[in-house]
Molecule: Glycine riboswitch aptamer
Organism: Chloroflexota bacterium
């Protein structure tokens, strides 16, 4: 100096699902009705407001489960006097255990945000020649 492997930092790419509904509050108002014509009000309407609820979906933030080898342990057989140890085969049982699988605890379901993960770049730590 290259190269590979794990972080960091910058930038780009990134799926899915009701701008659901029901109550209380709050806040705002063209028209129409109504309090007394105005002025206030009120009924009705509105709001990506705020609390709390109901019934649906959705997996790609974090979590949860599943497998094969590999380890332990147990039983058998190679092992045709017996026990015992080692090894090797074979099975049961546990342990560990991977995803875009799976589960929906937490997320989420206009748009923004968030996103597993990918790619380029700068940077750092390791480690091969």
């Nucleotide at each position: 100096a290259u190269c590979a492997a794990c972080g960091c930092g910058a930038c780009g790419a990134g799926a899915g699902a009701g701008a659901u509904u029901c109550u209380g509050c709050g806040c705002u108002u063209c028209a129409u009705u109504c309090c007394u014509c105005c002025a206030g009000g009120a009924c009705a309407g509105g709001c990506g407001g705020c609390a709390g609820g109901g019934a649906g979906c959705c997996g790609a933030a974090g979590g949860g489960g599943c497998a094969a080898c590999c380890c332990g342990u147990c039983a058998g057989c190679g092992c045709g006097g017996c026990c015992a140890c080692a090894c090797g085969c074979u099975g049961g049982c546990g342990a560990c255990c991977a995803c875009a699988c799976u589960c929906u605890c937490a997320g989420g379901c206009a748009a923004a945000a968030g996103g597993a993960u990918c790619g380029u770049c700068g940077g750092g730590c390791u480690g091969c020649g």